[in-house]
Context: one part of a larger RNA
RNA sequence: CCUUCGUUAAGGAAUUCGGCAAAAUAGAUCCGUAACUUCGGGAGAAGGAUCGCCCCUGGAGGCCGCAAGGUUUCUGGGGGCCGCAGUGAGCAGGCCCAGGCGACUGUUUAUCAAAAUCACAGGUCUCUGCAAAAGCGAAAGCUGACGUAUAGGGGCUGACGCCUGCCCAGUGCCGGAAGGUUAAGAGGAGAGGUUCACGCCUUGAAUUGAAGCCCCGGUGAACGGCGGCCGUAACUAUAACGGUCCUAAGGUAGCGAAAUUCCUUGUCGGGUAAGUUCCGACCCGCACGAAAGGCGUAACGAUCUGGGCACUGUCUCAACGAGGGACUCG
Numbered sequence: 001c002c003u004u005c006g007u008u009a010a011g012g013a014a015u016u017c018g019g020c021a022a023a024a025u026a027g028a029u030c031c032g033u034a035a036c037u038u039c040g041g042g043a044g045a046a047g048g049a050u051c052g053c054c055c056c057u058g059g060a061g062g063c064c065g066c067a068a069g070g071u072u073u074c075u076g077g078g079g080g081c082c083g084c085a086g087u088g089a090g091c092a093g094g095c096c097c098a099g100g101c102g103a104c105u106g107u108u109u110a111u112c113a114a115a116a117u118c119a120c121a122g123g124u125c126u127c128u129g130c131a132a133a134a135g136c137g138a139a140a141g142c143u144g145a146c147g148u149a150u151a152g153g154g155g156c157u158g159a160c161g162c163c164u165g166c167c168c169a170g171u172g173c174c175g176g177a178a179g180g181u182u183a184a185g186a187g188g189a190g191a192g193g194u195u196c197a198c199g200c201c202u203u204g205a206a207u208u209g210a211a212g213c214c215c216c217g218g219u220g221a222a223c224g225g226c227g228g229c230c231g232u233a234a235c236u237a238u239a240a241c242g243g244u245c246c247u248a249a250g251g252u253a254g255c256g257a258a259a260u261u262c263c264u265u266g267u268c269g270g271g272u273a274a275g276u277u278c279c280g281a282c283c284c285g286c287a288c289g290a291a292a293g294g295c296g297u298a299a300c301g302a303u304c305u306g307g308g309c310a311c312u313g314u315c316u317c318a319a320c321g322a323g324g325g326a327c328u329c330g
């Protein structure tokens, strides 16, 4: 010096991306316990007190026993003794406040990611009438299912609460069948070759002819989409209001510098002596927005972010000690 531990004056996060690591907390009994809440929770919330041993004395049981009694568990009162220390060693929650995300328990990248991923109960759309749809398989056959629409398959969303706006022009799907287009087939006017002829061969117009497409409707918890310019109020500013162009329709409720905000460390307020982070607002949303769900939400989380109490060698700033290495000698 490396490694694994132990202790440390004063300070106590000044360290650091970040309290990472360490320290601290810890048991039992009694007291006490907030916001919020889906009334179950939150909650061991938080925060306190007590605990050993000896003597005296009471209460309630269990077991054994015929009984006397024996043994054992829990619990109350009084007095005393010792130590720095009585859950005397060891084992044994740190806590609080606020926010994001995901409701939750679960699940995942065997071997760098455990999460906000996936799943989930619930919601909704769609297909399927049973020899079901769907899937595997050249097929036989099997699954679905020894089930039968309160069932089964597929898609999306993801507890719960309040909700889920406008657009069917394009694409998809569903329905319709009058007309247009249209294959093989049917049809056979004609034309050609050959023959003395009968014939044979080739070609072939009109007409007829399904689905599909065109066409007509519907459909968004189907794929998707949800504007621009100019002017206007008796300070200024702004524009409830008006004009105009375009569109299928021009983004409703709610939320908003957000896991989304470029400009941006936006501006204001809070917290700090000082805050690019955080919280509350504002709205000028580069480029939120309603089941690729919107906004809330108790509980939950080895989740992420900010703050605080306690605590500490993380640090000021290092020291000493112990075990094992390194090192020296053998």
Base pairs, nucleotide, nucleotide: 001325002324003323004322005321006320007319008318010316011315014314019311027051028050029049030048031047036041038159052081053080054079055078056077057076058075059074060073061072062071063070064069082086094309095308096307097306098305099304100303101301102300106118122157123156124155125154126153127152128151134143135142136141160296161295162294163293165226166225167224170223171222172219173218174217175216176215179214180213181212185208186207190203191202192201193200194199227245228244229243230242231241254288255285266282267281268280269279270278